[in-house]
RNA sequence: CAAGUUGACUGGGUGAUCGCGCCCCGCCACGCUGCGGGGUGAGGAAAGUCCGCGCUCCACAGGGCACGGUGCUGGCUAACAGCCAGGCGAGGCGACUCGACGGCAAAGUGCAACAGAGAGGUGUAUUGCCCCUUCCACUGGAAGGAGCGAGGGUGAAACGGUGUGGUAAGAGCACACCGGCGUCUGUGGUGACACAGGCGGCCAGGCAAACCCCACUGGGAGCAAGGCCAAGCAGGAACGAGGGGCUGCCCGUCCCGCUAUCAAUUCCGGGUAGGCCGCUAGAGACGUCAGGUAACUGGCGUCCCAGAGAGAUGAUCACUACCCGCCGAAAAUUCUGGCGGGCACAUAACGCGGCUUACAGGUCAACUUGGGUC
Numbered sequence: 001c002a003a004g005u006u007g008a009c010u011g012g013g014u015g016a017u018c019g020c021g022c023c024c025c026g027c028c029a030c031g032c033u034g035c036g037g038g039g040u041g042a043g044g045a046a047a048g049u050c051c052g053c054g055c056u057c058c059a060c061a062g063g064g065c066a067c068g069g070u071g072c073u074g075g076c077u078a079a080c081a082g083c084c085a086g087g088c089g090a091g092g093c094g095a096c097u098c099g100a101c102g103g104c105a106a107a108g109u110g111c112a113a114c115a116g117a118g119a120g121g122u123g124u125a126u127u128g129c130c131c132c133u134u135c136c137a138c139u140g141g142a143a144g145g146a147g148c149g150a151g152g153g154u155g156a157a158a159c160g161g162u163g164u165g166g167u168a169a170g171a172g173c174a175c176a177c178c179g180g181c182g183u184c185u186g187u188g189g190u191g192a193c194a195c196a197g198g199c200g201g202c203c204a205g206g207c208a209a210a211c212c213c214c215a216c217u218g219g220g221a222g223c224a225a226g227g228c229c230a231a232g233c234a235g236g237a238a239c240g241a242g243g244g245g246c247u248g249c250c251c252g253u254c255c256c257g258c259u260a261u262c263a264a265u266u267c268c269g270g271g272u273a274g275g276c277c278g279c280u281a282g283a284g285a286c287g288u289c290a291g292g293u294a295a296c297u298g299g300c301g302u303c304c305c306a307g308a309g310a311g312a313u314g315a316u317c318a319c320u321a322c323c324c325g326c327c328g329a330a331a332a333u334u335c336u337g338g339c340g341g342g343c344a345c346a347u348a349a350c351g352c353g354g355c356u357u358a359c360a361g362g363u364c365a366a367c368u369u370g371g372g373u374c
Stems, first nucleotide, its partner, number of pairs: 001370010012320007020041008028031001043345001047356002050354005055222004067218005072086005087101001088099004102213002108211002110207002120159001126152002128148002131145006160178006179203001181200008226277004235268004240262001242256005284303008322342006329334002
């Protein structure tokens, strides 16, 4: 320098004008909240709502069945299907990445497109190999019968590989080595597992995010949860004669009611509209120290950081940062100047921890591979 891998960060700035939500203060002619001032006001994912919790209400003796979730080991955590560290397997020259990663010979069942003779059993004879009999014929061919799993062919997959022996031809048929499986012992490791050695039978295919088996594990609904206060209307009770309109008062007048199918008043319970709480000080943020490989945990210090009626945080203009194109200048890549364009994904609604997904442009660190120079 080029090509990569991993991790972390950022997600424009300033000003002017017009606006918006919430809170506080002041003023008045108090307005179905007016005027003035001040404070505060989204994200790394606020998203998807996929996991896991807190919180709230409902349900709940105990046990079992059914249904679902998870599935290598150790750790972290409030918890998790998350994270950290490791093991094993797969991919990559490598940095590194990916894996629901218990069990399909020794429980059972099921499935396998296309191609192929045959796709799960003690299966297959297509091309073939070998032997016998007969015939034609002469070192071959045809028909019939028996044996075979080596060579060819199909396929993602055809029941270990190499060699020697063996045989009519062959074959784990036998043997040696290798691979793989099972088992035993030893060593290392907390463990998953690794390494070494012995023995065994000659090999046992794939799929369990197929049924199933094993182990662990899981109540339901969600802030429109839920709690408090409570007009009006309706209901119940007490009391027992007035009540209402014109009208602020008196008079007058009109309407309704007057002993129980009941006015007014008072009380009661549930509770609608409406109001308040829940509501944001928290598994909190930042800094620092300590423990730990790390995830994470603990101590100390500082700080308060949206809480809204279904939902405010915006718009325009100017300058500027960054990127792209064109023109111009110097001279081959820079400079400043002019013009034009671009500047993402996306908007909290009880809170929190994760995961996943989206994202213009930019920055940094560590590492890998290749090349060059000293």
Molecule: Bacterial RNase P class A
Organism: Chloroflexota bacterium